[in-house]
RNA sequence: GCUGGUAUAACUCAGCUGGUAGAGUAACUCAUUCGUAAUGAGUAAGUCGUCGGUUCGAAUCCGACUAUCAGCUCCA
Numbered sequence: 001g002c003u004g005g006u007a008u009a010a011c012u013c014a015g016c017u018g019g020u021a022g023a024g025u026a027a028c029u030c031a032u033u034c035g036u037a038a039u040g041a042g043u044a045a046g047u048c049g050u051c052g053g054u055u056c057g058a059a060u061c062c063g064a065c066u067a068u069c070a071g072c073u074c075c076a
Base pairs, nucleotide, nucleotide: 001072002071003070004069005068006067007066010025011024012023013022019056027043028042029041030040031039049065050064051063052062053061
């Protein structure tokens, strides 16, 4: 330099074909218990890596860039 993968909640990850962003774990509150754990119920947490484009509408399609992983190639 070229090619491909990945980037979504604090963490691990879904989200197929464009139509109101989800789960588990963790955190917090309540119930249960003599108390703790466990269990049950609930709450909060996201400008979907960044910037543009297309569209009535973009996490999703297109372009550029950033970070990271893997492969290939050239020079020394």

This is a predicted structure of a 76-nucleotide RNA (transfer RNA) from Anaerofustis stercorihominis. Its mean pLDDT, the model's own confidence on a scale to 100, is 80. It matches the Rfam family "tRNA". Rfam links the family to the GO term triplet codon-amino acid adaptor activity. It is annotated as a transfer RNA.